[in-house]
RNA sequence: GGGCGGGUAGCUCAGCUGGUUAGAGCAUCAGCCUUACAAGCUGGGGGUCGUGGGUUCGAGUCCCGCCCCGCCCACCA
Numbered sequence: 001g002g003g004c005g006g007g008u009a010g011c012u013c014a015g016c017u018g019g020u021u022a023g024a025g026c027a028u029c030a031g032c033c034u035u036a037c038a039a040g041c042u043g044g045g046g047g048u049c050g051u052g053g054g055u056u057c058g059a060g061u062c063c064c065g066c067c068c069c070g071c072c073c074a075c076c077a
Stems, first nucleotide, its partner, number of pairs: 001073007010026004019057001028044005050066005
């Protein structure tokens, strides 16, 4: 340098063919339960969807540039 895959909550990930309010599990916080802790149950908070543009009535989703991570190939005297 070329190709492929990935970047969504603190962590691991889902999101089908573009469409109502962006979700799950774990974690965290509060309450219940307990003498207390753990477990369990209920509820809450937490997101500019890597970044900058474009298309569209509408973008996590489509298109283009860039950044980061992984794998493969090539190059490198």

The prediction has a mean pLDDT of 80. The RNA shown here (transfer RNA) has 77 nucleotides and comes from a Sumerlaeia bacterium. Its Rfam family is "tRNA". Rfam classes the family as a transfer RNA. The RNAcentral record of the sequence draws on ENA.